[in-house]
RNA sequence: AGAGUUUGAUCCUGGCUCAGGAUGAACGCUAGCGGGAGGCCUAACACAUGCAAGUCGAGCGGGAUUCACUUUCGGGUGAUGAGAGCGGCGCACGGGUGAGUAACGCGUAUGCAACCUACCUUAAACAGGGGAAUAGCCCAGGGAAACUUGGAUUAAUACCUUAUAAUAUUAUUAGACGGCAUCGUUUAAUAAUUAAAGCUCCGGCGGUUUAAGAUGGGCAUGCGUGACAUUAGUUAGUUGGUGAGGUAACGGCUCACCAAGACUACGAUGUCUAGGGGUUCUGAGAGGAUGAUCCCCCACACUGGUACUGAGACACGGACCAGACUCCUACGGGAGGCAGCAGUGAGGAAUAUUGGUCAAUGGGCGCAAGCCUGAACCAGCCAUCCCGCGUGCAGGAUGACGGCCCUAUGGGUUGUAAACUGCUUUUAUACACCAAGAAAAAUCCCCACGUGUGGGGACCCGACGGUAGUGUAUGAAUAAGCAUCGGCUAACUCCGUGCCAGCAGCCGCGGUAAUACGGAGGAUGCAAGCGUUAUCCGGAUUCAUUGGGUUUAAAGGGUGCGUAGGCGGCUUUUUAAGUCAGUGGUGAAAGUUUUCAGCUUAACGGUAGAAUUGCCAUUGAUACUGAAAAGCUUGAGUACAGUUGAGGUAAGCGGAAUGUGUAGUGUAGCGGUGAAAUGCUUAGAUAUUACACAGAACACCAAUGGCGAAGGCGACUUCCUGGCCUGUUACUGACGCUGAUGCACGAAAGCGUGGGGAGCGAACAGGAUUAGAUACCCUGGUAGUCCACGCCGUAAACGAUGCUCACUCGCUGUUUGCGAUACACAGCAAGCGGCCAAGCGAAAGCAUUAAGUGAGCCACCUGGGGAGUACGAUCGCAAGGUUGAAACUCAAAGGAAUUGACGGGGGCCCGCACAAGCGGAGGAACAUGUGGUUUAAUUCGAUGAUACGCGAGGAACCUUACCCGGGCUUGAAAUGCAUCUGACGUACCUGGAAACAGGUAUUCUAGCAAUAGCAGAUGUGUAGGUGCUGCAUGGUUGUCGUCAGCUCGUGCCGUGAGGUGUCGGCUUAAGUCCCAUAACGAGCGCAACCCUUAUCAUUAGUUGCCAGCGGGUCAAGCCGGGAACUCUAAUGAGACUGCCACCGUAAGGUGUGAGGAAGGUGGGGAUGACGUCAAAUCAGCACGGCCCUUAUGUCCAGGGCGACACACGUGUUACAAUGGCCGGUACAGAGGGUUGCUACCUGGUGACAGGAUGCUAAUCCCAUAAAGUCGGUCCCAGUUCGGAUUGGAGUCUGCAACCCGACUCCAUGAAGUUGGAUUCGCUAGUAAUCGCGCAUCAGCCAUGGCGCGGUGAAUACGUUCCCGGGCCUUGUACACACCGCCCGUCAAACCAUGGGAGCUGGGGGUGCCUGAAGUCUGCCACCGCAAGGAGCGGCCUAGGGUAAAACCAGUGACUGGGGUUAAGUCGUAACAAGGUAACC
Repeated sequence: AGAGUUUGAUCCUGGCUCAGGAUGAACGCUAGCGGGAGGCCUAACACAUGCAAGUCGAGCGGGAUUCACUUUCGGGUGAUGAGAGCGGCGCACGGGUGAGUAACGCGUAUGCAACCUACCUUAAACAGGGGAAUAGCCCAGGGAAACUUGGAUUAAUACCUUAUAAUAUUAUUAGACGGCAUCGUUUAAUAAUUAAAGCUCCGGCGGUUUAAGAUGGGCAUGCGUGACAUUAGUUAGUUGGUGAGGUAACGGCUCACCAAGACUACGAUGUCUAGGGGUUCUGAGAGGAUGAUCCCCCACACUGGUACUGAGACACGGACCAGACUCCUACGGGAGGCAGCAGUGAGGAAUAUUGGUCAAUGGGCGCAAGCCUGAACCAGCCAUCCCGCGUGCAGGAUGACGGCCCUAUGGGUUGUAAACUGCUUUUAUACACCAAGAAAAAUCCCCACGUGUGGGGACCCGACGGUAGUGUAUGAAUAAGCAUCGGCUAACUCCGUGCCAGCAGCCGCGGUAAUACGGAGGAUGCAAGCGUUAUCCGGAUUCAUUGGGUUUAAAGGGUGCGUAGGCGGCUUUUUAAGUCAGUGGUGAAAGUUUUCAGCUUAACGGUAGAAUUGCCAUUGAUACUGAAAAGCUUGAGUACAGUUGAGGUAAGCGGAAUGUGUAGUGUAGCGGUGAAAUGCUUAGAUAUUACACAGAACACCAAUGGCGAAGGCGACUUCCUGGCCUGUUACUGACGCUGAUGCACGAAAGCGUGGGGAGCGAACAGGAUUAGAUACCCUGGUAGUCCACGCCGUAAACGAUGCUCACUCGCUGUUUGCGAUACACAGCAAGCGGCCAAGCGAAAGCAUUAAGUGAGCCACCUGGGGAGUACGAUCGCAAGGUUGAAACUCAAAGGAAUUGACGGGGGCCCGCACAAGCGGAGGAACAUGUGGUUUAAUUCGAUGAUACGCGAGGAACCUUACCCGGGCUUGAAAUGCAUCUGACGUACCUGGAAACAGGUAUUCUAGCAAUAGCAGAUGUGUAGGUGCUGCAUGGUUGUCGUCAGCUCGUGCCGUGAGGUGUCGGCUUAAGUCCCAUAACGAGCGCAACCCUUAUCAUUAGUUGCCAGCGGGUCAAGCCGGGAACUCUAAUGAGACUGCCACCGUAAGGUGUGAGGAAGGUGGGGAUGACGUCAAAUCAGCACGGCCCUUAUGUCCAGGGCGACACACGUGUUACAAUGGCCGGUACAGAGGGUUGCUACCUGGUGACAGGAUGCUAAUCCCAUAAAGUCGGUCCCAGUUCGGAUUGGAGUCUGCAACCCGACUCCAUGAAGUUGGAUUCGCUAGUAAUCGCGCAUCAGCCAUGGCGCGGUGAAUACGUUCCCGGGCCUUGUACACACCGCCCGUCAAACCAUGGGAGCUGGGGGUGCCUGAAGUCUGCCACCGCAAGGAGCGGCCUAGGGUAAAACCAGUGACUGGGGUUAAGUCGUAACAAGGUAACC
């Protein structure tokens, strides 16, 4: 100090979350020791039991008991002095708790001239006399008890009376001094009142009065000290005065009378919450949070009230009363108060022993010894926290065994870790020794002097504790866990699981290869602890004083006027409140912090300092602010002069248009729409002409023109009226700016009353559209729109930009005024606009009209939703407005910009994309593939384009993967090792469907042997799988698309994603090329290079060719020859917009141009950029993982893949005369052939058969090409078209044609007469049409596929539209990218919440009634000589009762909306022009 998380990516805004520290903690796992601390945060809930406040015989009466002596045995004397009582002091301290309290309670600083103070200290004075009682004891009684009654008697440091008395108190008088208002201090005089106690060891201890001190308290005041304004008014002893009472003392503290005040927006009153402070935690600080332990203050003591005693209390372990609760009881009455220490129950996540001692410190009493002390000091329990120590150290590699992992004959890791060797002994165990804390007091002795003080010595006292500590011995011996390992965040692999189980602080993991779940190995972090949970601060500059914002992210009030408040021009003087400086006091101690030093160290404790940022007082300074005074003119205003404008209000008036009425002309439609219909019209519409009337709005002018504070204002004229501006610089002299509350204005719609009503037009009606159409469109149409008056008070009331002032480069347009005049134009002022620099901004953008730089004031914001909702209050006639939450829920919501994709957005361009044509498909029959169905099986895959004559270039068996049945299990095939055997195989026989099983016959090689080879069997490693996953993969392929695109380096621009280049213009088939250009270059694609075809040349001529020469045949390159031609097959040439004309800057284009075989990529092929579709294929092959192993492997026989109501795709043949049939006849190319093609001959109608020959091929064969052409026939019919189907007979292949082959012949002769919506191919040697060949193959279901040649068209105006694509641009809420996103009702579940007839509870207030104890007060017939007592009454009051109302909670049938929830319903509102632009 930051990090994660919104996006495809980016920047920003903004929330959520994490890393740190802390705790009186709790929980989980674990646990060796010591030191120091801490320990009911909850029920101020209830408490059994014990203890926590007594002491004094040196105040008093008294005498139990015990002892000694004595004794006449009754007793006497002496000592001791208990319990209880009277009396004194203490019990108001110490200890506990935090309920109450928002307060002079606390903190801080002052004051008391308005006060008290026992014990203590100092000083002064004094203590004389007398008296009456009472407790106890004794006697008698009552009661269960607690307790209590009566009688007799008695003492005091108890009580009463009296004497003396002042520096006391009160009153009066006189004087002095002082101050702070009342006054204070002091001197003198007079008068009145008031004291005392004794005890004694003779040393003392006490008593009374006064003054002073110290200590402790009381009271008053300034300042500070929570939340809520959805609490705005509160108050009758209330505020003040006079008088009296009361108190220690001032005071409405109380009372009587008088006055009407007092507090409050600087927050009264009310409600809720809370003890306050020193401090503690955190933080860089400012702050925020906190108030355990320790210290100070306050309050309380079962709840409420009251007083008594006392120096002090309205009293924790006192009293009285009332109440609740508990206990005892003989039922008549009584007792009690742990928020003291332990302890119990309860509550709770949770907090300890019914311990020891007064040894020390401190307290009470006492002369003292001493007694008491749950204060205190110690111990016990608890890892609750802080600190310290240990669990060993060194060596030790064959890097052991084992575990785990891997690319696995091996390696890595655990790991120097272990074993093993040596060393040490903190700790542990055993034994031994053993502290400091203790010094006083008391007693004894000594010394000094002032005779009770000081000093010295002796003696005595330790709970902790035989503890800390020390020593000796033994021996590595007794001692390590917890959490984590996807990122943040240090640390990685395997197995299991398979959106399950689970994890999770946030983001998020898990659906068969999970570093995220669970386990293991390993690693990381901390360590006697480690994690989790809870809470606080931090990070969070995320409430921003330090230190934020408001155009678009949340946020400027709709606008003005103006009150309080805040802020405020220039000069001088005074003052010194703010401000600054010095000094003094205070800011308790502890704590924090620094130095030194003590426990072995540290924690801890000690010592000294600093700090304590504060408050008060005082002295000084005077720049600034304030206050007072005097002046000034520039801010502001006034005056005078002049303009300007849809500024406002009222009245009047004008034309066009529309509608209506009347009249005329005129006739069949008008109107309306995408198209229609509703509607109007023969009762005469629409159209047109004239006249009249009505209401509303003001064309042109008209303009990023004008005016106004905003809303807003538009024909013309007039009255009244507001303002800006310009000029002059005459006047006033800071009069200013802003502005909470307040007041006024405030579009449209809406409301009230009364008018008005032409057009338009919510609602409504009808017609259309539609699946529906409560809409969009059409025809009508009411409120309303208009006027007057009154409400409402809101708008995307927007420049989404508050007002005022100052400053800060420029260019340009326009309005008004000035500049003497002017239509011209430097300049000035005030407006209204555009562009741009610096600067600012997240960017878009703003930019003298700031969103720049500063000053002042106001308003507003703090994640999204819930919600501008609920409740409350207030305004309103209502509608509704203003103010304005919470529970709950999400991890985002959002702004700007970027790249894509998309659009029923735009522009440009291309393509058999459309159009123009030609021929088809869709109808029929058949073939073939698919779906579906069926089946034992109909094996599997391919499924929009991009599956469907596809994998398959050929399923009768085989293939074959499927089904049924029968067999085999190291296996059908491959291979290592071990053992055994000598065969295996072949032939035959038996069984069988075969595989196979059984049997018979025959039978190894080399070597002397060991053994080797070969073969078989057995065993063991292994094989095998067309089983799964194409969403784990390689490879290959389809498609976009042969579309023109896809990128990179450097530079430049941008905060960045990115952009530029690649855009623009022209051109091209093309990102092809040219020009321009912050780009310059380059790569993959395009093109070219390659093959083929079209022309020519050269070379070479056999099996090909034959012009010329010769031979020869019926004929034939048949032969000799030839090398010309064709051809063959190798090498070259050729075409490049090269030339010409025109257009163009160029690239290039145009031309029936020239030349040329070919002309503008000549035709065709091969060639497929970056990528997309988790596209296809695990069944072609390969391969990871998973699965099967007498079976999911393998062998065999048979069946199936060929089924058949049906649906679809692709084809074939047709429907005929441009044709069918018959006969004659002509012309190819490219292929194939020895398990083959087969000439030729013979037989057969034929398929073919039987012979036979050539050819391993430019030689021989397949092999007749067909359409064509020349003739003939048919004559428009279901035919001489068409050939399906079926019957019969055959041929061939093959082990075998039943399921299930092809072909031949004879017979049969179905549908079909040109095909609905729709749809496909093709732009030239193309379509169409005609035949030929080949692969696979025994044969063939081939009408398929791949090739070959023959004949050989039509049309393209053109790019509006459909489809696909490319480029640029635009919008976007899409990015899984429009097959996107997304809204609302309804239905379901859950959650919190509002209303609600009511019901219940709570605290507080008010009125009335009653009223204990008690203070005060009055009376007093009873007692007493009296004082007084008992008794009776009055005021006040706790409590109780009652009544009405307000407030706050809980609950409530029913009800309202809200939120959340993988796959519900209905529509499609928004995002693109979202298909009617959206929104307020």
Annotation:
Small-subunit ribosomal RNA from an uncultured bacterium, 1480 nucleotides, folded computationally. Its mean pLDDT, the model's own confidence on a scale to 100, is 84.